The RNA shown here (transfer RNA) has 75 nucleotides and comes from a Candidatus Kaiserbacteria bacterium. It was read from a public genome assembly. Its Rfam family is "tRNA". The family's RNA type in Rfam is transfer RNA. Its mean pLDDT, the model's own confidence on a scale to 100, is 80. The organism belongs to Candidatus Kaiseribacteriota, within Bacteria.
């Protein structure tokens, strides 16, 4: 340099091929309240993400082009 995978809450991970449905689900975690004498466990709530950047399109995490970061192969 060429080709190929990957990128989503603190962390892990579903969806993406095949565009819309409830607010982008779900596990730990974290924050409050209920239980408890206390902690811990249990219950019930919240907060918390689509790597950028441009197109397409009524509508994009999702289709398309590029860029940036990591990883595998050729050389």
């Nucleotide at each position: 340099g060429g080709c190929c995978c990957u990128a989503u809450c603190g962390u892990c991970u579903a969806g993406c091929c095949u565009g819309g449905u409830c607010u982008a689900g779900g596990a730990c975690g974290u924050c409050a309240g209920g239980u408890u004498c206390u902690c811990a466990u249990c219950c019930u709530g919240a907060a918390a993400a689509c790597u950028c950047g441009g197109g397409u399109u009524c509508a994009a995490a999702u289709c398309c082009c590029g860029a940036u970061a990591g990883g595998g192969u050729c050389a």